[in-house]
RNA sequence: GGAGUCGGCCAGGCAGUCGCGUCAUUCGCAAGAAUGCCGAGGAAAGUCCGGGCUCCACAGGGCACGGUGCCAGGUAACGCCUGGGCGGCGCGAGCCGACGGAAAGUGCAACAGAAAGCAAACCGCCGAACGGUCCGCAAGGGCGCGUGGCAAGGGUGAAAUGGUGCGGUAAGAGCGCACCGCGAGCCUGGCAACAGGCCGGCACGGCAAACCCCACCGGGAGCAAGGCCAAAUAGGGACCUCAUGACGUUGCCCGCGUCGGGUCCGGGUAGGCUGCUUGAGCGUAGCGGUGACGCUGCGCCUAGAGGAAUGACUGUCCAAGACAGGACCCGGCUUAUCGGCCGGCUCCGCCA
Numbered sequence: 001g002g003a004g005u006c007g008g009c010c011a012g013g014c015a016g017u018c019g020c021g022u023c024a025u026u027c028g029c030a031a032g033a034a035u036g037c038c039g040a041g042g043a044a045a046g047u048c049c050g051g052g053c054u055c056c057a058c059a060g061g062g063c064a065c066g067g068u069g070c071c072a073g074g075u076a077a078c079g080c081c082u083g084g085g086c087g088g089c090g091c092g093a094g095c096c097g098a099c100g101g102a103a104a105g106u107g108c109a110a111c112a113g114a115a116a117g118c119a120a121a122c123c124g125c126c127g128a129a130c131g132g133u134c135c136g137c138a139a140g141g142g143c144g145c146g147u148g149g150c151a152a153g154g155g156u157g158a159a160a161u162g163g164u165g166c167g168g169u170a171a172g173a174g175c176g177c178a179c180c181g182c183g184a185g186c187c188u189g190g191c192a193a194c195a196g197g198c199c200g201g202c203a204c205g206g207c208a209a210a211c212c213c214c215a216c217c218g219g220g221a222g223c224a225a226g227g228c229c230a231a232a233u234a235g236g237g238a239c240c241u242c243a244u245g246a247c248g249u250u251g252c253c254c255g256c257g258u259c260g261g262g263u264c265c266g267g268g269u270a271g272g273c274u275g276c277u278u279g280a281g282c283g284u285a286g287c288g289g290u291g292a293c294g295c296u297g298c299g300c301c302u303a304g305a306g307g308a309a310u311g312a313c314u315g316u317c318c319a320a321g322a323c324a325g326g327a328c329c330c331g332g333c334u335u336a337u338c339g340g341c342c343g344g345c346u347c348c349g350c351c352a
Base pairs, nucleotide, nucleotide: 001348002347003346004345005344006343007342008341009340010339012317013316014315015314016313017312018311020039021038023036024035025034026033027032041323045334046333048332049331050330051329052328053222054221055220056219065218066217067216068215069214070084071083072082073081074080085099086097087096088095089094100213101212105211106210107207108206122154123153124150125149126148129147130146131145132143133142134141135140162180163179164178165177166176167175181202182200183199185198186197187196188195189194226274227273228272229271236265237264238263239262240261241260245259246258247257248256249255281300282299283298284297285296286295287294288293318321
């Protein structure tokens, strides 16, 4: 100097003019006016996870259903984060991973192929053994013909029953050996995932993003949750009254029901208030921890509206300004995003 990788941060600046919203103060009978403070984001987004809060439900346990899924830790909690293990990619910094169990059971594998789960042999290899046959007096030799042996090579397939090499053999074969792979055994290290060594010997193939098994977690609905105040109208209840009333119930009596007016009570609706922002908060320093994070001290207050404010124009500067806006709150994840700054680390080139 170039290329890359990881982490953190910023998100046009300044000036002027005109505006918007809550709150406070002052003025005003009121409508409103003036002044002052404050006034969106790193994602406020998607609403995909997790929690707080609220109401409802709930003795306890089990089944069912759903979710999560290497190990350990962090956290209020998580499907998040940190550290570690294993596998894959990269020269490397580093990145990625539905990464529990196939010795519980049930199942699945199209087509091709001899054969797809417990065995099997299409082409092929062999002719040691038994039989046949031919040659030979015999010893012996030939033929692959029958019974057979084999799975090395070819072929099919996504996958073919450990791999490579040497030995071995009739040909072959974990049949033997070395290395690699494998293992439900032993030892060592580690909390663990797992790793290393020894030993064993080739059985025990794959698929759980098939059912399933195992471990852990999970009640439902959501701020239009919920709480408080509370008209008019209609309806409900109690008492009083008209009233020795009227009507109905069988002609009558009793009883019962219905009907007018007044007072009081309680529920609900309209409407209003609240929930509402001081919080798993932010900044800073110290300490503990590899880290996520935790503890302590000091300081700070940073939208809270509710048809919903946070804007527009002009000038100027530069590196030329992206994606986008709260609606109960918080922790994550994911997605969108002009440009720039800072730091750690890696690789390549050059100079000394």

RNAcentral holds the sequence, with entries from ENA. The RNA shown here (Bacterial RNase P class A) has 352 nucleotides and comes from Luteimonas soli. The source organism's lineage runs through Bacteria, Pseudomonadati, Pseudomonadota, Lysobacteraceae and Luteimonas. The gene name in the source record is rnpB.